A computed fold for a 486-nucleotide part of an RNA from an uncultured bacterium, annotated as small-subunit ribosomal RNA, 3' major domain. Its mean pLDDT, the model's own confidence on a scale to 100, is 81.
[in-house]
Context: one part of a larger RNA
RNA sequence: UGACGGGGGCUCACACAAGCGGUGGAGCAUGUGGAUCAAUUCGAAGCAACGCGCAGAACCUUACCUGGGUUUGACAUGCUUGGAUGCCCGUCCUGAAAGGGAUUGGGUUGCCCUUCGGGGUGAAACUUGCACAGGUGCUGCAUGGCUGUCGUCAGCUCGUGUCGUGAGAUGUCGGGUUAAGUCCUUUAACGAGCGAAACCCUUGCCGUUAGUUACCAGCGGGUUAUGCCGGGGACUCUAGCGGGACUGCCGGUGUUAAACCGGAGGAAGGUGGGGAUGACGUCAAGUCCUCACGGUCUUUAUGCCCAGGGCCUCACACGUGCUACAAUGGCGGGUACAGAGCGACGCAAGACCGCGAGGUGGAGCAAAUCGCAAAAAACUCGCCCCAGUUCGGAUUGUAGGCUGGCAACUCGCCUGCAUGAAGUCGGAAUCGCUAGUAAUCGCGUAUCAGCUACGACGCGGUGAAUGUGUUCCUGAGCCUUGUACA
Numbered sequence: 001u002g003a004c005g006g007g008g009g010c011u012c013a014c015a016c017a018a019g020c021g022g023u024g025g026a027g028c029a030u031g032u033g034g035a036u037c038a039a040u041u042c043g044a045a046g047c048a049a050c051g052c053g054c055a056g057a058a059c060c061u062u063a064c065c066u067g068g069g070u071u072u073g074a075c076a077u078g079c080u081u082g083g084a085u086g087c088c089c090g091u092c093c094u095g096a097a098a099g100g101g102a103u104u105g106g107g108u109u110g111c112c113c114u115u116c117g118g119g120g121u122g123a124a125a126c127u128u129g130c131a132c133a134g135g136u137g138c139u140g141c142a143u144g145g146c147u148g149u150c151g152u153c154a155g156c157u158c159g160u161g162u163c164g165u166g167a168g169a170u171g172u173c174g175g176g177u178u179a180a181g182u183c184c185u186u187u188a189a190c191g192a193g194c195g196a197a198a199c200c201c202u203u204g205c206c207g208u209u210a211g212u213u214a215c216c217a218g219c220g221g222g223u224u225a226u227g228c229c230g231g232g233g234a235c236u237c238u239a240g241c242g243g244g245a246c247u248g249c250c251g252g253u254g255u256u257a258a259a260c261c262g263g264a265g266g267a268a269g270g271u272g273g274g275g276a277u278g279a280c281g282u283c284a285a286g287u288c289c290u291c292a293c294g295g296u297c298u299u300u301a302u303g304c305c306c307a308g309g310g311c312c313u314c315a316c317a318c319g320u321g322c323u324a325c326a327a328u329g330g331c332g333g334g335u336a337c338a339g340a341g342c343g344a345c346g347c348a349a350g351a352c353c354g355c356g357a358g359g360u361g362g363a364g365c366a367a368a369u370c371g372c373a374a375a376a377a378a379c380u381c382g383c384c385c386c387a388g389u390u391c392g393g394a395u396u397g398u399a400g401g402c403u404g405g406c407a408a409c410u411c412g413c414c415u416g417c418a419u420g421a422a423g424u425c426g427g428a429a430u431c432g433c434u435a436g437u438a439a440u441c442g443c444g445u446a447u448c449a450g451c452u453a454c455g456a457c458g459c460g461g462u463g464a465a466u467g468u469g470u471u472c473c474u475g476a477g478c479c480u481u482g483u484a485c486a
Base pairs, nucleotide, nucleotide: 001486002485003483004482005481007480008479009478010477011476012475013474015470016469019433020432021431022430023429026323027322028321029320030319031318032317033316034314035313042053043052064309065308066307067306068305069304070303073132077131078130079129082126086108087107088106089105090103091102092101093100094099110121111120112119113118134298135297137296138295139294143292144291145287146286147285148283150281155194156193157192158191159190160189161170162169163168174185175184176183200275201274202273203272205243206242207241208240209239210238211237215232216231219230220229221228246269249263250262251261252260253259325426329384330383331382332381333380334379335378341372342371343370346365347364351360352359353358391423396418397417398416399415400414401413402412439462440461441460442459443458444457445456
């Protein structure tokens, strides 16, 4: 100087407390361990691995296994042999395919000379051989890059000066204050940098400009009806530019300060809400399987191609979720109200067929114009009457549908009918959340032929309770103290 303490002081955080909802019990989905296997590819391991890499494992992917094949190679560059052997479309044999072999079937092929018979050359391609290619082989403890974490915590440092023999200290401490090393004040310190804040995006109010594909108040036309039409520029909205919030104003407290408390005005008040943004560093944290790269290993194989299988196994254990156990509910009928997205290898309306999944067909739409699209919870009318039930839907049988799938056995999703399991609110323990939050309800997107999505990332609808405390648990910051630790 640090680190540590079942030392002290001050302070903070859904850390506890106060509340609300879960997990742990059930069934299923998914990841992991273990077991199994020819293979069940590999990585991730307390928090910070375990719905993680995977924003899509039937083939492909695929890295694994079995079998079949191949050796200058699926891919790059250079040299070299050959000489028109080349390439495309066919046909035949063999094969599971990959591949191997045959072809007097057709087409096509640079430049120069040409008597159109051909001759020369060697660009591209092919071929022979050699350098080499290749490796998701190993080492993340050789590395770059990227990422997690402490933590959006308030810290981490420097120049000059001063003090100390020196390591170092001071500044950065003290008194206040703040979300903040934020600001004020004091002061052997005076300044500065990286962080904090601000600048950026979004949302909340107003003005202005502009009105199409959006809108429709007033005027006119038309319809069973609809901004449907003429028109309008008011409103909503869209999207550009501005304004607006700064402790600016008032009162009080305070050191005359910083600031805090209360109030006015205001759409918004003291960082208005949300996001992006992550200092010096820590964990030899993670990744050599995104990529790059040192070293090392391999080279008729640890490379490459193909078929089939596996990554989907299942006594069991754990994590994360979904659906429930019902009456604040279930079922049936009727009536409303979103936002954000996506669409041409696409989204697909009306119509018709089917109980349905879906099918036929194709208007319109590169989309504020057309479509996906029905929002659901909600409201309303009726039934159920507390039961393993009109709860719950696992499992299984059967009949179908779908994929511009080659192919749904291993191993896809969906629908109808039938079946109708466990489960009556969950031990010890444990998680999330402070407001448009939790809880609850549906909608969209990426990946994608299809889908294991109940996942992930977004979007809106309905919409609480509790806390104004810091004794304790956990983690963190500053000051101080002890230490036989570095």